[in-house]
Formats: sequence, C1' cells, structure tokens
RNA sequence: CUUAUCAAGAAAGGAGUAGGGACAUGGCCCGACGAUACCUUAGCAACCUUCACUGUAGUGAAAGGUGCUGCAUCCAUCCUCUGUUACACAGAGGGCAGAUAAG
Repeated sequence: CUUAUCAAGAAAGGAGUAGGGACAUGGCCCGACGAUACCUUAGCAACCUUCACUGUAGUGAAAGGUGCUGCAUCCAUCCUCUGUUACACAGAGGGCAGAUAAG
C1' cells in the first nucleotide's frame, strides 16, 4: 500500500503504581475494594494453516502461526439523506482515523 472484518465471544493469579479507555476536544465510563500497561495460566474466535466431504460455489472438524478476553473501534466530531419551519436533537448511510488478519 491492497483486500477483508470490526454492535457476537472469552478471566483468574502474580508483581506493581496512579491514572486509564489509540491521538485532540466534548461526553460517558473504569480506577487505592488497586484499574491501564507487564508476566503466567486459562479461555474466546476461526484470518492464515491442516484434514475430511464436495455440486469446485462452498460445508464441517482440528487448533499449528497470529489475534483477542470492560463499555459498539465506549460514543460523537467531517459529508449526505430522512424526521423537524429551522436550529438543536434523533435515525440511516458514507468518509477520516485506528485495530487485526492475509498478501
């Protein structure tokens, strides 16, 4: 850079300290009953992989390589459409950014 997916799913222990949920703003949450990050174990899922079947489109099983295990990628932000006289607000779609896999 390209393609695909991102409202499902899955927690205990250790060690450790003060912030954390990617970045900015706003909101909403988590956190001294010890969060986030790290390590171990366990688990979830099935992108790649392997095997079986096959109508060659796929389907099923396994779990070797990754990944993941608060909240929709926690939500919004930019654009379009709808509702509304209109703003605000609400809903739908898309975009930007990001994460993961494969190349």

A computed fold for a 103-nucleotide RNA from uncultured Chitinophaga sp., annotated as SAM riboswitch aptamer (S box leader). The coordinates come from a structure-prediction model, not an experiment, and the mean pLDDT is 85. Its Rfam family is "SAM riboswitch aptamer (S box leader)". From the family's description: The SAM riboswitch is found upstream of a number of genes which code for proteins involved in methionine or cysteine biosynthesis in Gram-positive bacteria.